[in-house]
RNA sequence: GGGCGGUUAGCUCAGCGGUAGAGCGCUUAUCUGAUAAGUAAGAGGUGAAUGGUUCGACACCAUUACUGCCCA
Numbered sequence: 001g002g003g004c005g006g007u008u009a010g011c012u013c014a015g016c017g018g019u020a021g022a023g024c025g026c027u028u029a030u031c032u033g034a035u036a037a038g039u040a041a042g043a044g045g046u047g048a049a050u051g052g053u054u055c056g057a058c059a060c061c062a063u064u065a066c067u068g069c070c071c072a
Stems, first nucleotide, its partner, number of pairs: 001071007010024004018055001026042005048064005
């Protein structure tokens, strides 16, 4: 330099153009002599950035940034 992928909650990751979820973690309650486990509830998201397409974009298009792999 060329090619292909990834970027979504604190972490690991889902998500078929129609107002974003799970597991773990965290908080509160319950349970216990006390922890843990269990049970119930809850908080937590400018969806990497900018622009475009669309009635509507995490998703499609372009560019940029970071990151991984391959080729040279």
Molecule: transfer RNA
Organism: Candidatus Daviesbacteria bacterium